This is a predicted structure of a 91-nucleotide RNA (Glycine riboswitch aptamer) from a Rhodobiaceae bacterium. The coordinates come from a structure-prediction model, not an experiment, and the mean pLDDT is 76.
């Protein structure tokens, strides 16, 4: 160090499901409680195809729905820009 790869930062995309129903504040929104319905793509948890240095380990977009979430908003796995910084790796 153009280039390859990781990580993290920013920038762009970026799903699903009730503006639900009673109270009480309350001018609507929005706020607390309660209730029933439902989402799955923050987290977290089971199982596990598969890998791996191999009896021990890593392991999901599967499953659960603790918790998040259900109008905008904000968040959001993933993907995409080399925008920056680090790091490997090979030269």
């Nucleotide at each position: 160090u153009c280039c390859u790869c990781g990580c993290g930062c920013g920038c762009g995309g970026g799903a699903g499901a009730g503006a639900c129903c009673g109270g009480c504040a309350g001018a609507u929104u929005c706020g607390c409680c309660g209730g029933c319905g439902c989402c799955g793509a923050a987290g977290g948890a089971g199982c596990a195809a598969c890998c791996g240095c191999c009896c021990c380990g890593g392991a999901a977009u599967c499953u659960c729905u603790c918790a998040g979430g259900c109008a905008a908003a904000a968040g959001g796995a993933c993907c995409g820009c080399u925008g920056c910084g680090c790091g490997a790796a090979a030269u």